[in-house]
RNA sequence: GAACGAACGCUGGCGGCAGGCUUAAUACAUGCAAGUCGAACGCCCCUUCGGGGGAGUGGCAGACGGGUGAGUAACGCGUGGGAAUCUGCCCAGUGGUGCGGAAUAACGCAUGGAAACGUGUGCUAAUACCGCAUAAGCCCUUCGGGGGAAAGAUUUAUCGCCAUUGGAUGAGCCCGCGUCGGAUUAGCUAGUUGGUGGGGUAAAAGCCCACCAAGGCGACGAUCCGUAGCUGGUCUGAGAGGAUGAUCAGCCACACUGGGACUGAGACACGGCCCAGACUCCUACGGGAGGCAGCAGUAGGGAAUCUUGGACAAUGGGGGAAACCCUGAUCCAGCCAUGCCGCGUGGAUGAUGAAGGCCUUAGGGUUGUAAAAUCCUUUCGCUAGGGAAGAUAAUGACGGUACCUAGUAAAGAAGCCCCGGCUAAUUUCGUGCCAGCAGCCGCGGUAAUACGAAAGGGGCUAGCGUUGUUCGGAAUUACUGGGCGUAGAGCGCGUGUAGGCGGAUCAGUCAGUCAGAGGUGAAAGCCCAGGGCUCAACCCUGGAAUUGCCUUUGAUACUUCUGAUCUUGAGUAUGGGAGAGGUGAGCGGAAUUCCGAGUGUAGAGGUGAAAUUCGUAGAUAUUCGGAGGAACAUCAGAGGCGAAGGCGGCUCACUGGACCAUUACUGACGCUGAGACGCGAAAGCGUGGGGAGCAAACAGGAUUAGAUACCCUGGUAGUCCACGCCGUAAACGAUGAGGGCUAGUUGUCGCUCGGCAUGCCGCGCGGUGACGCAGCUAACGCAUUAAGCCCUCCGCCUGGGGAGUACGGCCGCAAGGUUAAAACUCAAAGGAAUUGACGGGGGCCCGCACAAGCGGUGGAGCAUGUGGUUUAAUUCGAAGCAACGCGCAGAACCUUACCUACCCUUGACGUCCUGUGUUACCCAGAGAGAUUUGGGGUCCCUUCGGGGCGCAGUGACAGGUGCUGCAUGGCUGUCGUCAGCUCGUGUCGUGAGAUGUUGGGUUAAGUCCCGCAACGAGCGCAACCCUCGCCCUUAGUUGCCAUCACGUUUGGGUGGGCACUCUAAGGGAACUGCCGGUGGCAAGCCGGAGGAAGGUGGGGAUGACGUCAAGUCCUCAUGGCCCUUACGGGUAGGGCUACACACGUGCUACAAUGGCGGUGACAGAGGGUGAAUCCCUAAAAACCGUCUCAGUUCGGAUUGUGCUCUGCAACUCGAGUGCAUGAAGUCGGAAUCGCUAGUAAUCGCGGAUCAGCAUGCCGCGGUGAAUACGUUCCCGGGCCUUGUACACACCGCCCGUCACACCAUGGGAGUUGGCUUUACCCGAAGGCCGUGCGCUAACUUAGGAGGCAGCGGACCACGGUAGGGUCAGCGACUGGGGUGAAGUCGUAACAAG
Repeated sequence: GAACGAACGCUGGCGGCAGGCUUAAUACAUGCAAGUCGAACGCCCCUUCGGGGGAGUGGCAGACGGGUGAGUAACGCGUGGGAAUCUGCCCAGUGGUGCGGAAUAACGCAUGGAAACGUGUGCUAAUACCGCAUAAGCCCUUCGGGGGAAAGAUUUAUCGCCAUUGGAUGAGCCCGCGUCGGAUUAGCUAGUUGGUGGGGUAAAAGCCCACCAAGGCGACGAUCCGUAGCUGGUCUGAGAGGAUGAUCAGCCACACUGGGACUGAGACACGGCCCAGACUCCUACGGGAGGCAGCAGUAGGGAAUCUUGGACAAUGGGGGAAACCCUGAUCCAGCCAUGCCGCGUGGAUGAUGAAGGCCUUAGGGUUGUAAAAUCCUUUCGCUAGGGAAGAUAAUGACGGUACCUAGUAAAGAAGCCCCGGCUAAUUUCGUGCCAGCAGCCGCGGUAAUACGAAAGGGGCUAGCGUUGUUCGGAAUUACUGGGCGUAGAGCGCGUGUAGGCGGAUCAGUCAGUCAGAGGUGAAAGCCCAGGGCUCAACCCUGGAAUUGCCUUUGAUACUUCUGAUCUUGAGUAUGGGAGAGGUGAGCGGAAUUCCGAGUGUAGAGGUGAAAUUCGUAGAUAUUCGGAGGAACAUCAGAGGCGAAGGCGGCUCACUGGACCAUUACUGACGCUGAGACGCGAAAGCGUGGGGAGCAAACAGGAUUAGAUACCCUGGUAGUCCACGCCGUAAACGAUGAGGGCUAGUUGUCGCUCGGCAUGCCGCGCGGUGACGCAGCUAACGCAUUAAGCCCUCCGCCUGGGGAGUACGGCCGCAAGGUUAAAACUCAAAGGAAUUGACGGGGGCCCGCACAAGCGGUGGAGCAUGUGGUUUAAUUCGAAGCAACGCGCAGAACCUUACCUACCCUUGACGUCCUGUGUUACCCAGAGAGAUUUGGGGUCCCUUCGGGGCGCAGUGACAGGUGCUGCAUGGCUGUCGUCAGCUCGUGUCGUGAGAUGUUGGGUUAAGUCCCGCAACGAGCGCAACCCUCGCCCUUAGUUGCCAUCACGUUUGGGUGGGCACUCUAAGGGAACUGCCGGUGGCAAGCCGGAGGAAGGUGGGGAUGACGUCAAGUCCUCAUGGCCCUUACGGGUAGGGCUACACACGUGCUACAAUGGCGGUGACAGAGGGUGAAUCCCUAAAAACCGUCUCAGUUCGGAUUGUGCUCUGCAACUCGAGUGCAUGAAGUCGGAAUCGCUAGUAAUCGCGGAUCAGCAUGCCGCGGUGAAUACGUUCCCGGGCCUUGUACACACCGCCCGUCACACCAUGGGAGUUGGCUUUACCCGAAGGCCGUGCGCUAACUUAGGAGGCAGCGGACCACGGUAGGGUCAGCGACUGGGGUGAAGUCGUAACAAG
C1' cells in the first nucleotide's frame, strides 16, 4: 500500500446491487419445511345425485431439494486414464399381456392399556399375493439339456403391465501423478504379501474362508504424532510465489453419540426402522415419547452476525391422464452504512475585506467571498395525479413498486481523523516526569509545533478512525534472487557406500528436450469486445485464456542409454635423488637431582625488600666415583616431512607418501561424498610399571584493607612406558575438496636439462615465503598457494539473550560428549573503518614542573575571611585548581538588603487627569522617632493661555536587593600568552573523513627553511602601542648653575645664562647587519668584534576556535513567574562584630646578621581642585655605643587605669597614646607555597576608600643575593604514533555472588484427566450358518416340498478386569534463567586494565 463474512469508537440524507453465528457439530419452546393418486381396490359418511369427503389396502415419491464441516492426510479431493458392473422414471426397437387360486387390512363383535398402542375372532376387494401355460429374444450348462413373465383401468381415444435389445442419465469399482507439519516418530506388517480352491457381490479383488508359500512397505521418509473437509476459485504480488477455501458452483463426509440391518432401481436413509448410551419430556409408576448441522425463532457462548414476514405470480421438483394438491427449494419483502457503486446536502454575484473568534512586533494579520445581501436552480426528499414490463391464452406475492407528470421551498440532509520526524498540515493558552500521548524513534521535570483546550491548517467524506488477520515492501529462506577470512555460517582430518556430476571420436536409440495434431482442462469468476438497467456497481452474449494431463506423428544439436575406437584425465612400469613421515630395537654425550668419598668453613638460598627453607649432626662452593629418570643445546633456517593432530641425538630393521626423468603399458578405470568406518594435541579415566626434573591440589612464608592470587620455599596426582578408554581445542590460514583460466618482480627447498669463466647463469617441473597489476571486498585486505573469473559435489548460516542449555535419544567406567528446542525478554547485538578522549602504551619537546638553591606556610599570639554552631536576626552571594584579607577602595547610626517594635497605602520615586493655593518656614506641646496637635505666617514667574513648587482626590499605575545565571544580554574567571584553531579550490576515500596542518631540520612560537597532491588564505604567534635603558634636536619655567657679576638673610637668594642635570615633545639607534666556525644547501645555531643595549634588550597592554549549562537576575539591562493596606514605603533599637571548635590568607615573633640608645645622608612615586615653587616629609636601611644567650633589655598578647581624636552618638562596636601588667612562643609533625636578577629576601614611603578606622589592596623606591648537573621521577601542557568494549568521553565502561520483588521454565514423592494399545471376560439389535420335534392358506404324485416361530453357533457395539505407551493439568520442595532509577561485597574484562 492493498484486502476482509469483520468488530469497536464518533457520526449518519437517499437509492441500486450484494452479504449477514467465523464462537458451543451447545441445548431447543412453538409453527411450518413431503407428499400425492378414486382413471388400481373394497368400506364408511355427506349429497342439490352432478359430485364431494374420510381412514385403510395398493402404486409412485420420501436416496431429490435444503443444512453443516464434526470426522477424514484418504483413491477423500484434483487431473488423466481403465474394465469386471448396475441403472426406477425417460427415448428408440422387438416380442408378449392366456388360464386359475388362496388370503388380508379396512369394517363388525369381543377385549387389554392412563397413554402410546394393541390382542382374539368373523367377513371382504385389488394394478396386493400365489400357481399353471407360453418363450422370438434372455439366463445357466458337464453342450446332453435345464430355468424363468405379465395387471389391469376405461364407452372410445388412451394410459398401463411383462420380457428383451440399444441409448441417455445417474451410480459403483480399479490405476498413474499431485495434495500440510514433525526424524527429539526409524523401523512397520499375521489376512499381513502372494498362490490354489471355495464363498460372496450388480461388479474386479484377502472382500471373506480353508490350505500352501514367506512374503510386503520403508531414508525418493514406511510406522507414529499433531493439524486440516478437497477443488473451481479468493486476496496479495511485476512475476515466481505466499496466504486462504465465507457467499456462488463441483465432489466428499455427517445428521444427539455408537452399532446394525430392512425396504428399494438407488440408502445402510436429516424430518424411516431396531438395539445400546447420555440428555429432555409425559405417566395412573406398569410403561411410553423425542432428536432444528431444514425456514423462522429461543436460551447459552461470544467482540460479533437478521423476521417466529408474503406468495407459489415466475423458475424448478414430487404425485396425478388431468383439473389440481404439496413445495421455509425458490421468488419477493423486512432489519443492519457489513461491503461495492451512484447521487445529494445548493449555484452565481458579493470588500466597508462587517461583526464575532484567534494571534499580534498593537501597526496589523487570519478565519475570508466565507457570511450577510441580491439573483437563480430543484437532483434527492415531501405532497398529489397517471402507472408498467416481468405473462405466449388465464394466473402478479413483489406493488399503487419502478417510471412519468404537476406542486413545494434553499427549503429536510456533514462528519471523522490528523498537524515532532517517517508524513500532507502550526500557533496561543493550560499543565509541570503530574495528568497524559505513543506504530517506531520518542514527547512531558515552568516558555511542550509531541499531553488537554482553542484558533488555524491538512486528508478522506456518509463516512472517518482504531483493533485484528493475510499478502506486499522483505533479495529478511534468495527457483526467479542471498551468503559462510574478520559481521551468523567450512564438519579437526582422512578412507569410502548410496547419491550427484563427469574427457575425445564414430554409430545406433529417442527416455529427457523441441515441434505439429487430436482429446480433455464443467459452469461461474479473471481478461477482451459488444449489449441491457439514465451512469456505475450489477447483469447478459460472444471470444480469449485455463501456463496442466493423456494420446499420437515427427526432429535429433545437447544430456541419458547401447556398441565401437582413442589418449590428453587417472593409474601402472623402469631409473634417480630429498626429507624431524610412521613403527620397533639398540647405542651416546651434556645437564639437573640423589648417594659415597675428599678439600673446606659459616653461611647458603631467595626477593622489589624479606621470610618460610637448608646448614657446625659441616651446608653452599669445589674434586673424584656411582645411581636413576627424562629431554636431546649448537646445526636450526619465512627450512623439511605428514591428511590433520603432529614429527628434531645417533645406528639398524620393517614400512607409508610425495617429487624428477624416461614415455613402455591399461584405456575414463575419474571428482565429490549424506550415512558408515578410521585417525585425532593437551587434560582426564582404568590396569600394571616407572618417577630425575617440572608441577594442578595442598602446606608454609611474604604482599595486601583482605589475597583462598600474582612473588618465594616445599610438594602429591600428573608429566614417562605398555595395553585399553575418552573424542574435545583459538583442532586457525578463524579460508571444505577437485578441475580449468587470468600481468609481473624477488627469496628459499627438491629434481632434471643447457651454457661455460667450475661456481655461477639460464629454461622446465613440484613445494614454501615476500611484494604487487587487473579483478574482488562493507572496509580491512586477498591477489597463479585468490578472498579474481567459471564448473562439480559436500557441510553450514538466517537478530541479541535464554543456550550449545532443558527434555528425549545415542555413546561413555566416570568426567562428560553428540544431536538439540521452547516459554520469556530486549531494540538492539555485531563487523570494519573515522574523529576525538583516555592509558599505571611508546617517541620528541616545553613550563620555578622536578632537581639545585633562597625565604616561607603547617606549631605560638593576634588580625582577617570561611565552615560549623548559636541567635529574634547573626542579610545575601562565591565552593578543588579557577570560593575562603573574595563582592567589601574601609557594617558604631547611615550603609543594610536581616530581626523586633511602631507607623503609611496612588504610596519615598516617574507619567497622565481634576480641584486648590499654603500646610513651605517659625514657635510651643506629645512621642523612641517616623509622625502629630495648637499658634504665627498667607508662595514665585508670566506673553495672562499657563507654568514652577506644594496640597487634596480619582484611577491607570508606581515599587520589589522577591524566584529562575539551567530562559538571557553585558561583563568576568579558567585551561593559557598554551601554539594552536580553521577555510576556499584541488586531490584521495562508497562514506564518516583525510590531505594541506604529516615528514627532515630549526624556533619562545603552525617561527622559519627544505621536501611533499597539494596550492593559497583567515583567526592566533611575532611586529605595530605604552614605559625603562643610550644619544641627538627643539624648548627653558615653577627646574638647573659651568662661566660672569651682586649679596651675605648663605637658601640659585638676585642679575644673568640654558652648557649640564632634569622636564616633555620629536627623532636616531639593534637588523643575526659584520667576521669565524658549524649546518650537504638553507632556515638557523655557537663564538667574536663594535656598541648604552645582542640575538623577542627588561617590563606592560594585547587572551585565537573553543571548554567548564564555570560566576554574576544583589552593579546594570532583560523574558517569564510571584507580592500589591505588602515580599512595597518610613522610623527607632538590635544584628551583619555571637564562639566549644575546624580551615584558608596574613601580621608580629621566638632573637646577637639581633634588641635598645645616639648620630644620621640620598630616594622615588603620589596627594593637597590649578601649581616641578609651599605642605604632607620624619625615610627605613646605614654608622657608633650598650646588652652577652636568659623565656632575657627577646617577644609583645592580655588586663587595669588616665588621656587624646573623629563623630548627633564610640555600651553592644572605633582608632591613637601615657603608666602599669608581661601570656604563648626557644624556628615548628605529616604535608605544603613563592621565586631564575635589579629577581628572591629585607627596608621603609605614598595613595584610593574614608568624619573616624588597615597587619588588607594598589603603587613607589633603597639595600641586594644563592642556584640551575640535568629531564629519570611528580604536576600541567604541545606534536607524532599505538591500543580501546570509552563518546556524559577513565570522576568512562563493566563482571559475578549475595539480599528484595515479579515473571516464565526444568526436576519432583505423587495425583487428575485425554488419546492409544495388549490379553481376557460379557455379548443388545442384526444379518449369516446350522437345527427346526412346535405351527403352517396357495403347490402337490397327498409321502411331502416350502414357509414361520423356537433353539444353537461364530462375528460384533456398549460395558468390565489387568497391564503397557503417550500427551496434558496440578504438585510440598528444589535448579538454574530473565526483568526490575538510586541495596551489599569485591574489581574479573576493555589501555601493557